Notes: This is a predicted structure of a 72-nucleotide RNA (transfer RNA) from an Alphaproteobacteria bacterium. Its mean pLDDT, the model's own confidence on a scale to 100, is 81. The source organism's lineage runs through Bacteria, Pseudomonadati, Pseudomonadota and Alphaproteobacteria. It matches the Rfam family "tRNA". It is annotated as a transfer RNA. From the family's description: Transfer RNA (tRNA) molecules are approximately 80 nucleotides in length. The sequence was found in a public genome assembly.
């Protein structure tokens, strides 16, 4: 150097134009003599940065920038 996927909560990942959601895990509360387990209720997010399309962008276009694969 040139293709290609991928980045969305602390992890692991849905979601691909109009409300940002799930397991774990944290916080409190039921329950126990006390852990676990199990139940409920709750926090937590500039969706990787910028810029353009659009009434409207996580979603579609360009560039950057980190990771991973592949070609040379």
């Nucleotide at each position: 150097g040139c293709c290609g996927c991928a980045g969305u909560a602390g992890c692991u990942c849905a979601g691909u134009g109009g409300c940002a959601g799930a397991g774990c895990a944290c916080a409190c509360c039921c329950u126990u003599g006390g852990u676990a387990a199990g139940g409920g209720u709750g926090a937590g997010g500039u969706c990787g940065g910028a810029g353009g399309u659009u009434c409207a962008a996580u979603c579609c276009c360009u560039c950057c920038u980190u990771g991973c694969g592949g070609c040379a």